[in-house]
Small-subunit ribosomal RNA, central domain from an uncultured prokaryote, 350 nucleotides, folded computationally. The prediction has a mean pLDDT of 90.
Context: one part of a larger RNA
RNA sequence: UUGGGCGUAAAGGGCGCGUAGGCGGCCUAGAAAGUCAAAGGUGAAAUCCCUCGGCUCAACCGAGGAACUGCCUUUGAAACUAGCAGGCUAGAGGAUGGGAGAGGAGAGUGGAAUUCCCGGUGUAGCGGUGAAAUGCGUAGAUAUCGGGAGGAACACCAGUGGCGAAGGCGGCUCUCUGGACCAUUACUGACGCUGAGGCGCGAAAGCGUGGGGAGCAAACAGGAUUAGAUACCCUGGUAGUCCACGCCCUAAACGAUGGAUACUUUGUGUCGCGGGUAUCGACCCCUGCGGUACAGGAGCUAACGCAUUAAGUAUCCCGCCUGGGGAGUACGGUCGCAAGGCUGAAACUC
Numbered sequence: 001u002u003g004g005g006c007g008u009a010a011a012g013g014g015c016g017c018g019u020a021g022g023c024g025g026c027c028u029a030g031a032a033a034g035u036c037a038a039a040g041g042u043g044a045a046a047u048c049c050c051u052c053g054g055c056u057c058a059a060c061c062g063a064g065g066a067a068c069u070g071c072c073u074u075u076g077a078a079a080c081u082a083g084c085a086g087g088c089u090a091g092a093g094g095a096u097g098g099g100a101g102a103g104g105a106g107a108g109u110g111g112a113a114u115u116c117c118c119g120g121u122g123u124a125g126c127g128g129u130g131a132a133a134u135g136c137g138u139a140g141a142u143a144u145c146g147g148g149a150g151g152a153a154c155a156c157c158a159g160u161g162g163c164g165a166a167g168g169c170g171g172c173u174c175u176c177u178g179g180a181c182c183a184u185u186a187c188u189g190a191c192g193c194u195g196a197g198g199c200g201c202g203a204a205a206g207c208g209u210g211g212g213g214a215g216c217a218a219a220c221a222g223g224a225u226u227a228g229a230u231a232c233c234c235u236g237g238u239a240g241u242c243c244a245c246g247c248c249c250u251a252a253a254c255g256a257u258g259g260a261u262a263c264u265u266u267g268u269g270u271c272g273c274g275g276g277u278a279u280c281g282a283c284c285c286c287u288g289c290g291g292u293a294c295a296g297g298a299g300c301u302a303a304c305g306c307a308u309u310a311a312g313u314a315u316c317c318c319g320c321c322u323g324g325g326g327a328g329u330a331c332g333g334u335c336g337c338a339a340g341g342c343u344g345a346a347a348c349u350c
Stems, first nucleotide, its partner, number of pairs: 003322004007304002012318001014201004021194003025088004033081002035077008049065006091191001092188002094185005103177007110154001115149007125136002162169002206247006215241002220236004258317006266295011299306002323350003332343004
């Protein structure tokens, strides 16, 4: 609980597409559902309110008035909302031409490094730490050179750089493919915004089936440390990490800030595209649009801070909060192979 809020105090849904619904640009005409005006009817009595009166007062009672904020009918108004008709182009979309990008999917391919295997050189150590030990090594290790195998990740470029709705995306090439941006525009003509349900996407870990397995590494084993050491450190090491397909659906899924539109002083950097100027040309300089950062003004804020990418000024729509614990628990429902997810209390207690 018709209130006030949601960056950090409780509170923005992880993200998108979109159904119902809610909301919605400019002009004209007519109709009159909402709306407004007038008149009529009705709105029982009691109660409430005002005035007067009766019980000695009051409560209580009686009378009159007002009110009953509503509903119905008729007549009228036409600004606004809705509806109908016609029109417009500033919203939205489209067309044409461009450049940017780790956006997505698939296929192919490259070099460095680690490990392992084979061979050569070579000999007593290597490795590891705070110090050690476990471990590896005379059956020849470590080091070094040559060859091979295999898996995973892509140094430099690399940037408060870029792209994506979010999760996220980084060697190179090709194929398929999404979106945004800029310039021009003679096309459509409000086709828009949001979005309960719904549908889809959704890091990591985890699960199923089948592959793969170099490095790393939960569990586990050993060595240390320690009073102990089920840890931190060291030596090993299995799931897993990788691929295909199918699940799971969570997160500090964060900008801890939902989406859309409009408006509101400035300065600096950077990315993409354009115009002007300049030049042989690239820079430089001026400027438009779109992104991304920093500093800071008004304003806002409890403060911190935010500040044209707002947490400012407003409108529309959705989600959410309402003291702490109990508890994101129980129960029920639903989804899942499971793990568990979603929905989500109360007693009691402070």